[in-house]
Context: one part of a larger RNA
RNA sequence: GGAUGAACGCUGGCGGCAUGCUUAACACAUGCAAGUCGGACGGGAAGUGGUGUUUCUAGUGGUGGACGGGUGAGUAACGCGUAAGAACCUGCCCUUGGGAGGGGAACAAUAGCUGGAAAUGGCUGCUAAUACCCCAUAGGCUGAGGAGAAAAAGGAGGAAUCCGCCCAAGGAGGGGCUCACGUCUGAUUAGUUAGUUGGUGAGGCAAUGGCUUACCAAGGUGACGAUCAGUAGCUGGUCCAAGAGGAUGAUCAGCCACACUGGGACUGAGACACGGGCCAGACUCCUAUAGGAGGUAGCAGUGGGGAAUUUUUCGCAAUGGGCGAAAGCCUGACGGAGCAAUGCCGCGUGAAGGCAGAAGGCCCACGGGUCAUGAACUUCUUUUCUCGGAGAAGAAAAAUGACAAUAUCUGAGGAAUAAGCAUUGGAUAACUCUGUGCCAGCAACCGCGGUAAGACAGAGGAUGAAAGCAUUAUCC
Numbered sequence: 001g002g003a004u005g006a007a008c009g010c011u012g013g014c015g016g017c018a019u020g021c022u023u024a025a026c027a028c029a030u031g032c033a034a035g036u037c038g039g040a041c042g043g044g045a046a047g048u049g050g051u052g053u054u055u056c057u058a059g060u061g062g063u064g065g066a067c068g069g070g071u072g073a074g075u076a077a078c079g080c081g082u083a084a085g086a087a088c089c090u091g092c093c094c095u096u097g098g099g100a101g102g103g104g105a106a107c108a109a110u111a112g113c114u115g116g117a118a119a120u121g122g123c124u125g126c127u128a129a130u131a132c133c134c135c136a137u138a139g140g141c142u143g144a145g146g147a148g149a150a151a152a153a154g155g156a157g158g159a160a161u162c163c164g165c166c167c168a169a170g171g172a173g174g175g176g177c178u179c180a181c182g183u184c185u186g187a188u189u190a191g192u193u194a195g196u197u198g199g200u201g202a203g204g205c206a207a208u209g210g211c212u213u214a215c216c217a218a219g220g221u222g223a224c225g226a227u228c229a230g231u232a233g234c235u236g237g238u239c240c241a242a243g244a245g246g247a248u249g250a251u252c253a254g255c256c257a258c259a260c261u262g263g264g265a266c267u268g269a270g271a272c273a274c275g276g277g278c279c280a281g282a283c284u285c286c287u288a289u290a291g292g293a294g295g296u297a298g299c300a301g302u303g304g305g306g307a308a309u310u311u312u313u314c315g316c317a318a319u320g321g322g323c324g325a326a327a328g329c330c331u332g333a334c335g336g337a338g339c340a341a342u343g344c345c346g347c348g349u350g351a352a353g354g355c356a357g358a359a360g361g362c363c364c365a366c367g368g369g370u371c372a373u374g375a376a377c378u379u380c381u382u383u384u385c386u387c388g389g390a391g392a393a394g395a396a397a398a399a400u401g402a403c404a405a406u407a408u409c410u411g412a413g414g415a416a417u418a419a420g421c422a423u424u425g426g427a428u429a430a431c432u433c434u435g436u437g438c439c440a441g442c443a444a445c446c447g448c449g450g451u452a453a454g455a456c457a458g459a460g461g462a463u464g465a466a467a468g469c470a471u472u473a474u475c476c
Stems, first nucleotide, its partner, number of pairs: 001476004006472002009469002013347006019340002021305001026303003030300003035063003040060002043057004070258003079183004084178002088175003093171007101135004111124005141148002154163003184230003191221003196218008233255004237248004260281004283294004311337001313336003319333001320331004350380004360371004385413006394403001421464004425446002431460005441448002
């Protein structure tokens, strides 16, 4: 000198765009953040004088909930980055070739009885389906061969047809796995390892593999730093620097890990699953003491910690996502507004003229000098400001705008509403007077102060950057 997710002191006019718990992965009141489909299904209810039509829906069923959103605790690792590879899986989507024949038994809901304070159940009986099961069929699968096992569902419509269902092949996108290289500090950590290293058989997995197991062999790794200990999410990037390089990993983007703590699984194409389930633990709450409920590292918000970080806001109008044939519903993703000079950028606080060099302050050699064209005064302007009027784009045929009393345009008014901060001995731009007298004090460094202090304090002047200016912290 530059930089910052900064903080603190003094001060503070406006706009645009960004950013905003770096500390306790501490504990959380309240509300919302993942639903949707009646064109899969049987019931029930509302409404209607009745039928029909319509609407709503607890339950069965499908699909989504594995995305989106948060955080960085753990992790020194194939976790990440770059470059490759072979033994794999893949819902929805795209392309292609085939297929859907025949039958059956239940279980919810509901009804009755009944346990419990509640959470939530138990027994009996009825019933539907795109839920479940059996038989048949199979250019695919298994197998050396003989041979063997395995599928399906309908719905809407007057119809055409459309949407679905099953098998197989290919693709796209996604994911799992392997490997070469790179990836912080310590030797005052030198040895370490028994499923350990390899083989065979078996099991297991979507798949390779000590992944698991039985037997056999005794290997594997290490001063090119193993093991151990400490620290840490990694990267694209960001800051500094002429570069080499050093530091860093907020926002945005990619990957990973985690979801009160620990563990193990179910369902599913996909999870060992933030707002699913089970067990144990700590904590909080309810209780009739028998037993139950909960998980903000989602968005707001509260307490606490801290130098320190915002509203318990508006809307699904746009973009995107889930479901649906669609209308549509849901969406604290997202789009916006609010708060904060937290940062960057832009604008303003007036412009031109004006010497009797006014009053006043300060200095003085008492002549004057300076603040200073600065003010007053004259003539203008209206960015801003106040009060009115009009008023968008963002919205693809129609309809639909939270923002929005917006941006923007325009009319009226009046210089009106708007300047502080630090420094002034040197490095370093800017000097005098008064007070003080090694005192009071200043100071990052050198150092000032003991009676004329350009260094303390005040005043006047000056200098610097400016809605900011200093200080502190950290990095280069």